About this RNA: A computed fold for a 188-nucleotide RNA from a Clostridia bacterium, annotated as Lysine riboswitch aptamer. The organism belongs to Clostridia, within Bacteria. Its mean pLDDT, the model's own confidence on a scale to 100, is 77.
RNA sequence: AGGUGAGGUAGAGGCGCGGGUCGUCAUGAGUAACGCAGAGGAGAAAGGCAUCGAAGAACCUGCGUGAAGGGGGCACCCGCCGAAGCCCGGGGGAGGCUCACGAACCCUGGCUGGGGUUGCAUCGAAUAGGUGCAAGACUGUCAUCGAGGGGGUUGCCCUUGGACCCUCGAUGGAGCGCUACUUCACUU
Numbered sequence: 001a002g003g004u005g006a007g008g009u010a011g012a013g014g015c016g017c018g019g020g021u022c023g024u025c026a027u028g029a030g031u032a033a034c035g036c037a038g039a040g041g042a043g044a045a046a047g048g049c050a051u052c053g054a055a056g057a058a059c060c061u062g063c064g065u066g067a068a069g070g071g072g073g074c075a076c077c078c079g080c081c082g083a084a085g086c087c088c089g090g091g092g093g094a095g096g097c098u099c100a101c102g103a104a105c106c107c108u109g110g111c112u113g114g115g116g117u118u119g120c121a122u123c124g125a126a127u128a129g130g131u132g133c134a135a136g137a138c139u140g141u142c143a144u145c146g147a148g149g150g151g152g153u154u155g156c157c158c159u160u161g162g163a164c165c166c167u168c169g170a171u172g173g174a175g176c177g178c179u180a181c182u183u184c185a186c187u188u
Base pairs, nucleotide, nucleotide: 001188002187003186004185005184006183007182008181009180010179011178014081016080017079018078019077020076021075023074024073025072033065034064035063036062037061038060043052044051047098048097049096084112085111086110087109089107090106091105095101113139114138117135118134119133120132121131122130123129141173142172143171144170145169146168147167148166149165150164
């Protein structure tokens, strides 16, 4: 001065990921619900119950009043780059009670570098958006190969190559990755 292994710190990918707000806008929706009237005539409630119902249920029509949560756009703030998301299994148990169903949240294991487009499926009020699968390209990173350029090892010069750096192209891998600095150990 290099190399290998194990750590630490800081970074990069970009329509980058996730969260929050007594914020704002639209959608939800002239829907649900409520009131009046008409008609109807015993149910409504996932099953059972509580509850409501002949002081008139469901369903339908007209008039009037008329929401909300989840999800979305914008703005701002926060945490970040396995950011995060999903799947199987286990735990859990919001909900009027119970049975069924089952949210938030936690754990083991597994998959995915990232964003997007299209198709199918599913959730959803939705053509918004989410998720899964598949197919195309795009992009970042590393490895190998090829081309071009830089550059120069030995006391000096020239020439030709190698390591190294940059650009382009092709092929391929995966984030337990990649880059830089640094600590320890080993090695040339």